[in-house]
Context: one part of a larger RNA
RNA sequence: UUGGGUAUAAAGGGAGCGUAGGUGGAUCAUUUAGUCAGUUGUGAAAGUUUGCUGAUCAACCGUAAAACAGCAGUAGAAACUGGCAGUCAUGAUUACAGUAGAGGUGGGAGGAAUUCGUGGUGUAGCGAUGAAAUGUUUAGAUAUCACGAACAACUCCGAUUAAGAAGGCAGCUCACUAGACUGUUACUGACAAUGAUGCUAGAAAGUGUGAGUAUCAAACAGGAUUAGAUACCGUAGUACUCCACACAGUAAAUGAAGAGUACUCGCUGUUUUGCGAUUUACGGUAGCGGGCCAAGCGAAAGCAUUAAGUAUUCCUCCCGGGGAGUACCCCGGCAACGGUGAAACUA
Numbered sequence: 001u002u003g004g005g006u007a008u009a010a011a012g013g014g015a016g017c018g019u020a021g022g023u024g025g026a027u028c029a030u031u032u033a034g035u036c037a038g039u040u041g042u043g044a045a046a047g048u049u050u051g052c053u054g055a056u057c058a059a060c061c062g063u064a065a066a067a068c069a070g071c072a073g074u075a076g077a078a079a080c081u082g083g084c085a086g087u088c089a090u091g092a093u094u095a096c097a098g099u100a101g102a103g104g105u106g107g108g109a110g111g112a113a114u115u116c117g118u119g120g121u122g123u124a125g126c127g128a129u130g131a132a133a134u135g136u137u138u139a140g141a142u143a144u145c146a147c148g149a150a151c152a153a154c155u156c157c158g159a160u161u162a163a164g165a166a167g168g169c170a171g172c173u174c175a176c177u178a179g180a181c182u183g184u185u186a187c188u189g190a191c192a193a194u195g196a197u198g199c200u201a202g203a204a205a206g207u208g209u210g211a212g213u214a215u216c217a218a219a220c221a222g223g224a225u226u227a228g229a230u231a232c233c234g235u236a237g238u239a240c241u242c243c244a245c246a247c248a249g250u251a252a253a254u255g256a257a258g259a260g261u262a263c264u265c266g267c268u269g270u271u272u273u274g275c276g277a278u279u280u281a282c283g284g285u286a287g288c289g290g291g292c293c294a295a296g297c298g299a300a301a302g303c304a305u306u307a308a309g310u311a312u313u314c315c316u317c318c319c320g321g322g323g324a325g326u327a328c329c330c331c332g333g334c335a336a337c338g339g340u341g342a343a344a345c346u347a
Stems, first nucleotide, its partner, number of pairs: 003319003008300001012315001015200003021194001023192001025088003030083002033081002035077002038074005048066005054060001091191001092188001094186001095184005103177006110154001114150008125136002206247005221235001223233001258314006266292003272287004296303002321346002330339003
């Protein structure tokens, strides 16, 4: 490479947008590029296949015929694919009327907690632990009351909840803003799905500059524990944690499940959002999200209309373990590192 795979065995890119590319709805006409069947030329010899023949057989040799993918020309066919020209309304948009939501960004005000400050009351402890000690306290702590300041996070409601492409998103309120769903079937008329390169956003930790610093807390220090204790426990504590603007670009970024479309037995609920109808019991229909199971699939456990079933389009990735996500080159980065990514050797 082929072939077979990619939830758990190696393998789905962490996510979206989107360029090239490959792929693409119904119907009518045309064209004949692909396609199909015919024909002509070419397709050296040797070789291959078949007949005959020579060496006493065979291998081997001679001779005749046939086959030969492909390429080019020629005159045809018109189902399918493509091209070109129309039509359509079911895919996909748009419009109008609604619905629900922790979707996003930027403001504003809020109460409780924590710590600190000032003052009052008050007196000997407080705090911590398995037990202690370090620590704190007569310069009046802890406790308690009042007032003030700062910072971060938003109790209950809260759910197997909701919305979001993913990361992620939760006190209240205002402004701006994105998407989803339902109904009407009004508009456009295949405008679509996928998507190499690319671009965009991307937890935590980390980096730069500047603000901020209440809590918590790597590092560091002291106390314990212990044979030791560079730990677990405890006291203190800086970076960090928060904000602004830049960078970084990774996670068990997980449903370990790429995206789209169609099809395929049922049951269930205090699930969630519409619409229709109403006999107020239900039931129908559309969307999202759960639990259980038939066929089928699967190595099994299991999956099972949210498929890991049956088909199809496009993309990523895999090819024994270790060496190794290492070395080297290159690209990116302030750095830390990230991306790409071997081999020798080994069992």
Overview:
Small-subunit ribosomal RNA, central domain from an uncultured bacterium, 347 nucleotides, folded computationally. The RNAcentral record of the full RNA draws on ENA.